The RNA shown here (c-di-GMP-I-GGC riboswitch aptamer) has 88 nucleotides and comes from Desulfocucumis palustris.
It was read from a public genome assembly, where an Rfam model found it.
Its mean pLDDT, the model's own confidence on a scale to 100, is 80.
NCBI's taxonomy places the organism under Bacteria, Bacillati, Bacillota, Clostridia, Desulfocucumis.
Of the family's consensus pairs, 95% are formed in the model.
RNA sequence: AGAAAAAAAGGCAAACUCGUCGAAAGACGGGGACGCAAAGCCAUGGGUCUAAGGCUUGUUUUAUGCUAUGACUGCCAGGUUGCUGUGA
Numbered sequence: 001a002g003a004a005a006a007a008a009a010g011g012c013a014a015a016c017u018c019g020u021c022g023a024a025a026g027a028c029g030g031g032g033a034c035g036c037a038a039a040g041c042c043a044u045g046g047g048u049c050u051a052a053g054g055c056u057u058g059u060u061u062u063a064u065g066c067u068a069u070g071a072c073u074g075c076c077a078g079g080u081u082g083c084u085g086u087g088a
Stems, first nucleotide, its partner, number of pairs: 004084001011036002016031006034074001040080003044077003047072003053067003057063001
């Protein structure tokens, strides 16, 4: 410098569940482990979810459709920092 097979130390924590917040998607905290070598960090590109507000159509007071300024990095890529560290 490259790579991420195996092991160790340490770390994170899906589903589900309880509480709080939120219109929702979802977030945070407790319990809990399916998994994870960046499942650390950044919504930058793509993707996905939601639709309060706005617009729209019908309607006349409730529904249709569109829309992110709301979310997701445990969907993929990119950027950035980093643990272990054997064989070849």